[in-house]
Context: one part of a larger RNA
């Protein structure tokens, strides 16, 4: 270990796939040996307990009889809802023909604009920077500004309450390959669905390893400054890192702090994509995305058809604070480290 619970009080794993498992739409027939259940008789062990009675005590105190009563027993007999069989249906589901939108994902290339170094030219005393200054650059000619060339990054405006993707996460252009959704037919399969313990994939940012590449920004580090002092706020440089391939790590306030999937319940607005009907103005519908908000729900804030409402089904996951997500020992990792995870104590 029950209860209750889990948006902010502990508590939804980061996310998907899918095994075992659990659970699972409708109709008809069929089975009752089996599994859980069902009517009805019959038998009957033990102890508490309750009740009657007698004896007893302070006292329903104790003792003894007796009496009903209670089983998930046992024979037997009924039912056939549910759970198996077996056929069958088409409302879930899936597949076909048709069709939209998209920063969905990988490769290849091609651009503009800015930054920054280099060349040339111009020009002649400052330029940066800060609250204010130094450290820095610059008469060896900087900063300005013209004009070229290089080489990495990142993609302004469109841009939105927009969009796609399971999640991380995806935004200049083009072309390849490629996943998945959405609508509409209802043509074709016939529960094939749901959740998901182990597993298995992916999985920001820092971070590691090899080889590459470095404009820009930048832990570290060094100098200046502030300060009584300060390893830090501030300022000048400036290294790993930012980035590209191939391997690792596997964590984040990985948040919508709210598992997935189904049904069921008032409106009203904004908006993304289709469908038909109309007729070009609304309205209807279908699938997302938002804001208000009426029952309801909530300790309150608040939630509110994208539910924190009322329901089912599966899995995860808490159980006073603190020790502590920590020791120890498994795995796992090249380390850094992660994953699982206690217990004296103390309050």
């Nucleotide at each position: 270990u029950u209860g209750g619970g889990c948006g902010u009080a502990a508590a939804g794993a980061g996310u998907g796939c899918g095994u075992a498992g659990g659970u699972u739409g409708u109709a008809a027939u069929u089975c009752a040996a089996u599994g859980a259940u069902u009517u009805g008789a019959a038998g009957u062990a033990a102890a508490a307990g309750u009740u009657u009675a007698a004896u007893u005590u302070g006292a329903u105190u104790a003792u003894u009889a007796a009496a009903a009563u209670u089983g998930u027993c046992u024979u037997u007999u009924u039912a056939a809802a549910c759970a198996g069989a077996u056929u069958g249906c088409u409302a879930g589901a899936g597949u076909a023909a048709a069709u939209u939108a998209g920063a969905g994902g990988g490769u290849u290339u091609u651009g503009g604009a800015a930054u920054u170094u280099c060349a040339a030219g111009u020009g002649g005393a400052g330029a940066a920077a800060u609250a204010a200054a130094a450290u820095u650059c610059g008469u060896a000619g900087a900063g300005u500004u013209u004009u070229g060339a290089a080489g990495g990054a990142a993609u302004a405006u469109c841009a939105a309450a927009u969009g796609c993707g399971a999640a991380g996460g995806c935004a200049a252009g083009a072309g390849c390959c490629u996943g998945g959704c959405u609508u509409u037919u209802a043509a074709c399969u016939g529960a094939c669905g749901c959740u998901a313990a182990u597993g298995c994939a992916c999985g920001a940012a820092a971070g590691u390893a090899u080889a590459g590449g470095u404009a820009u920004c930048a832990a570290c580090c060094a100098g200046g400054a502030u300060u009584a002092g300060u390893g830090a706020c501030c300022c000048u440089g400036c290294u790993a890192g930012u980035c590209u391939a191939u391997a690792c790590u596997g964590u984040a306030a990985a948040c919508u702090a709210u598992a997935a999937a189904c049904a069921u319940u008032a409106a009203u607005u904004u908006u993304u994509g289709g469908a038909a009907u109309c007729u070009u103005a609304a309205a209807u519908u279908c699938a997302g995305a938002g804001g208000u908000u009426u029952a309801g729900c909530u300790a309150a804030c608040g939630c509110g058809u994208u539910a924190a409402a009322u329901g089912u089904u599966u899995c995860g996951c808490c159980u006073g604070a603190g020790g502590a997500g920590u020791a120890c020992g498994c795995c796992g990792g090249c380390a850094a480290c992660g994953u699982u995870a206690a217990a004296a104590c103390u309050c």

A computed fold for a 347-nucleotide part of an RNA from Baffinella frigidus, annotated as small-subunit ribosomal RNA, central domain. It is recorded under the gene name rns. Its Rfam family is "Bacterial small subunit ribosomal RNA". Its family is annotated with ribosome and structural constituent of ribosome in the Gene Ontology. The prediction has a mean pLDDT of 82. RNAcentral holds the full RNA, with entries from ENA.